RNA sequence: GCGGAGGGCCGGAUGGCCGCACCCCCCGGGGUGAGGAAAGUCCGGACUCCACAAGGCGACGGUGCCGGGUAACGCCCGGCCGGGGAAACCCGAGGGAAAGCGCCACAGAAAUCAGACCGCCCCGGCAUCGCGCCGGGGUAAGGGUGAAACGGUGGGGUAAGAGCCCACCGCGGGACGGGCAACCGGACCGGCACGGCAAGCCCCACCGGGAGCAAUGCCGAAUAGGGACCGCACACCGGGCCGCCUUGGCCCCGCGGUCCGGGUUGGCAGCACGAGCCCGCCGGCAACGGCGGGCCCAGAUGAAUGGUCAUCGCCGGGGUUCAUGCCCCGGUACAGAAUCCGGCUUACAGGCCCUCCGCGCAU
Numbered sequence: 001g002c003g004g005a006g007g008g009c010c011g012g013a014u015g016g017c018c019g020c021a022c023c024c025c026c027c028g029g030g031g032u033g034a035g036g037a038a039a040g041u042c043c044g045g046a047c048u049c050c051a052c053a054a055g056g057c058g059a060c061g062g063u064g065c066c067g068g069g070u071a072a073c074g075c076c077c078g079g080c081c082g083g084g085g086a087a088a089c090c091c092g093a094g095g096g097a098a099a100g101c102g103c104c105a106c107a108g109a110a111a112u113c114a115g116a117c118c119g120c121c122c123c124g125g126c127a128u129c130g131c132g133c134c135g136g137g138g139u140a141a142g143g144g145u146g147a148a149a150c151g152g153u154g155g156g157g158u159a160a161g162a163g164c165c166c167a168c169c170g171c172g173g174g175a176c177g178g179g180c181a182a183c184c185g186g187a188c189c190g191g192c193a194c195g196g197c198a199a200g201c202c203c204c205a206c207c208g209g210g211a212g213c214a215a216u217g218c219c220g221a222a223u224a225g226g227g228a229c230c231g232c233a234c235a236c237c238g239g240g241c242c243g244c245c246u247u248g249g250c251c252c253c254g255c256g257g258u259c260c261g262g263g264u265u266g267g268c269a270g271c272a273c274g275a276g277c278c279c280g281c282c283g284g285c286a287a288c289g290g291c292g293g294g295c296c297c298a299g300a301u302g303a304a305u306g307g308u309c310a311u312c313g314c315c316g317g318g319g320u321u322c323a324u325g326c327c328c329c330g331g332u333a334c335a336g337a338a339u340c341c342g343g344c345u346u347a348c349a350g351g352c353c354c355u356c357c358g359c360g361c362a363u
Stems, first nucleotide, its partner, number of pairs: 001359010012312007020033006035334001039345002042343005047212004060208005065079005080094001081092004095203002100201002102197003117143002119139008151169006170192001171190003176185003216269004226260007238252005276295008313332008
């Protein structure tokens, strides 16, 4: 210098003018005012109400290699195994298929305790110069199908073949050794039996009550309506009940007053000091934890955080210049709090920093 891998961070600055929300002094000012994702609402919690003796079993849902971190997690860190890459490094729904059931399309003879299409070999018959044809049997090495065909390569052996036998590799078991564990190594034994799928049912282990801040609590005027009591009217009209009709009876319907309870997108709380932020030291490979010091950091409820001008940044293009420089034009993202916190995922103009791998050149 070129190509590549991993991680972290910033994401405009200053000033003037006009505005907005909240707070403070006090009637004129001052202070504070979005994000790395405030987003999707996908996981995990705090908090609140409702339900619930405890334990066991079952159902349903979720998680799923091992160890650690954490309030908790499906998150994070470290490791193991498998796959990819020359490497840095990346990817993996990564428990169990010798508990049982089910499935394995198409192609193919045959898809699991399977199977013989072509071929190879032997015997018998026919025919023949010869090639061959028919019947019976053996075989699974070769061809062909498939994602996958009951180990692979080489040799021996055989009529041809075959773990039939042998060596190596693979596979199964495995004394013993290492590791907290996942797992790794492995003397020796076994001719080989046991295909794949659990993002199919299922088995095993662990976890899990429901709803959500429009939760929930408090205060509550007016109007209308409800209830209790007291006083006055209980005359007419009306309604209800005594099964119906007539008669009769009972109750309600009225006015005034006192009190009680419920209640509303009204107010207040919840709600801004918190698993908080920054710095340093210590422990740990790390995630993270401990200690010390410092800081207070938006808060609405139709919902504030904006607009404009100037100057300077940054990026791209053009002109000019040998070049630096100068001038002109264009661009400057994604988005935007609403109870709060820990994660994940997704979006993002442009830029900066660190570590590592490979190649080339120079010393």